[in-house]
RNA sequence: GAUUUAUACAGAUGAGGGGAGAGACCAGGCUCUGCGAACCUCAGGCAACCUACCCAUUGGCAAGGUGCUACAUCCUGCCCACAGCAUGGUGCUGCUGGGAGAUAUAAACC
Numbered sequence: 001g002a003u004u005u006a007u008a009c010a011g012a013u014g015a016g017g018g019g020a021g022a023g024a025c026c027a028g029g030c031u032c033u034g035c036g037a038a039c040c041u042c043a044g045g046c047a048a049c050c051u052a053c054c055c056a057u058u059g060g061c062a063a064g065g066u067g068c069u070a071c072a073u074c075c076u077g078c079c080c081a082c083a084g085c086a087u088g089g090u091g092c093u094g095c096u097g098g099g100a101g102a103u104a105u106a107a108a109c110c
Stems, first nucleotide, its partner, number of pairs: 001110001003108006013043005021032003026077004044069003048066003051062001053060002073102001078099004082094005
């Protein structure tokens, strides 16, 4: 790096360095940010997967290995259904539902 499977509306802070952006890509929005962004380090914390223990269970518990630690994967975009508004054809809206795709994480394997 590829493939498969599972999960993603929950959860979780400070300090130091740094010095203008960030929220995966693209686009449209919406947020955060000199009361200090990205990124790095240290110390905490959370608990998705593996692992340990309990249980036999789909669960509990711990925090050893990864991971994570603003906003639902921040929201939407593609398909279907539903509701409302407008309507000639159809279009727009949605803290409505389902699916696909993409992304992220874990485990297995090539």
The prediction has a mean pLDDT of 83. Predicted 3D model of a 110-nucleotide RNA (SAM riboswitch aptamer (S box leader)) from Fibrella aestuarina BUZ 2. The RNAcentral record of the sequence draws on Rfam and Ribocentre. Of the family's consensus pairs, 97% are formed in the model.